[in-house]
RNA sequence: GAUAGAAUGUAGCCGAAAUCCAUGGGAACCAUGGAUACGGGGGACCCGAUUAAAUGGGGCGUAUUCCUGUUAAGGAUAGGGUACUUCCAGACCCGAGCCCGCCAGCUAACCUCGCAGGCUUUUGGAAGGGCAUCU
Numbered sequence: 001g002a003u004a005g006a007a008u009g010u011a012g013c014c015g016a017a018a019u020c021c022a023u024g025g026g027a028a029c030c031a032u033g034g035a036u037a038c039g040g041g042g043g044a045c046c047c048g049a050u051u052a053a054a055u056g057g058g059g060c061g062u063a064u065u066c067c068u069g070u071u072a073a074g075g076a077u078a079g080g081g082u083a084c085u086u087c088c089a090g091a092c093c094c095g096a097g098c099c100c101g102c103c104a105g106c107u108a109a110c111c112u113c114g115c116a117g118g119c120u121u122u123u124g125g126a127a128g129g130g131c132a133u134c135u
Base pairs, nucleotide, nucleotide: 004135007133008132009131010130012119013118014117018036019035020034021033022032023031024030025029038114039113040112041111042110047105056103057100058099059098060097065076066075067074068073079094080093081092082091084128085127086126087125088124089123
């Protein structure tokens, strides 16, 4: 270093939002710039769509829809989350908010933007797997 086996352990969560390099400050950390990874938007042929009026239309996101209510708000619901993945059972929680500005279907090349913020989530069984320790 490789392979095999048994045992033990395995604390981070939501989100695309993480790592590396350089510079400055003063270690951590912060700021700026660059790169990689990840995420989003615009954008041909082809395909799709194609009438009129009215509430314009569209994007990110799980966050859509229905009912009740004078309002405030409440109830339910599509859907989403809970320490590697899948299945089964159970419990708890979310089911918001924001943006573009009359304009955008898909879309290769190409162009362009983001790379935050908020937290303590973590039940049991079965199957498969990663890492660490030990032999």
Predicted 3D model of a 135-nucleotide RNA (c-di-AMP riboswitch aptamer (ydaO/yuaA leader)) from a Spirochaetota bacterium. Lineage of the source: Bacteria > Pseudomonadati > Spirochaetota. Model confidence (mean pLDDT): 77 of 100. Rfam family: c-di-AMP riboswitch aptamer (ydaO/yuaA leader). Its family is annotated with cyclic-di-AMP binding and regulation of gene expression in the Gene Ontology. The sequence was found by an Rfam model in a public genome assembly.